RNA sequence: CGAUAUUUUAUGCCUAAGUCCGUUGCUAAAUGGAUACGGGGGACCCGAGCAGUCAGGGGCGCAUUUCUUGAUUGAUAAAGAAUAGGACACUUCCCUGUCCGAGCCCGUCAGCUAACCUUGUCGGCGUAUGGGAGGAUGA
Repeated sequence: CGAUAUUUUAUGCCUAAGUCCGUUGCUAAAUGGAUACGGGGGACCCGAGCAGUCAGGGGCGCAUUUCUUGAUUGAUAAAGAAUAGGACACUUCCCUGUCCGAGCCCGUCAGCUAACCUUGUCGGCGUAUGGGAGGAUGA
C1' cells in the first nucleotide's frame, strides 16, 4: 500500500414492512398497547350467472405475455430471445444510462362492497447514471 473476514457507528437503497410507551427478562429476546403504513374477508345497487375429463377457482407481488430450441407425446421440466410492468439518495416532467421482469400462499371456496371482522411490519443490500426545466424543504 492492497485484499479478505468480523464487529460497531453514521448515512442510504428495495419492500407495506416504521416509530413510541409499558411489562417480563437480563442484554438476546418475548409480550401488550398506541400510532403510521399495508393485505384479506364482508350488504343493498351494479356486474356475473347452461354444460364440459374439476382442461376447478382464487390471493400476495413490478414480476404479465409471446416466440424459438428442447424434452415429451395427454399435459409438463429446462434453456434462450423478447415483452406488459417495476427500481436506481426530496419530488414531477423530458432525454439518457444500468438493472429486475422472481417466488410463494389458500384448498373446491371468496366479483364489487358501507358498517363490521381479521391480519402483516419480514427479508435482502451499498448506493452515489448523468443532464435540462419546474416545485418543495433545509442551512
Notes
The prediction has a mean pLDDT of 76. This is a predicted structure of a 139-nucleotide RNA (c-di-AMP riboswitch aptamer (ydaO/yuaA leader)) from a Deltaproteobacteria bacterium. The model forms 96% of the base pairs in the Rfam consensus. The RNAcentral record of the sequence draws on Ribocentre. Taxonomically the source falls in Myxococcia (Bacteria, Pseudomonadati, Myxococcota). Its Rfam family is "c-di-AMP riboswitch aptamer (ydaO/yuaA leader)". About the family: This family represents a conserved RNA structure found upstream of the ydaO and yuaA genes in Bacillus subtilis and related genes in other bacteria. Its family is annotated with regulation of gene expression and cyclic-di-AMP binding in the Gene Ontology.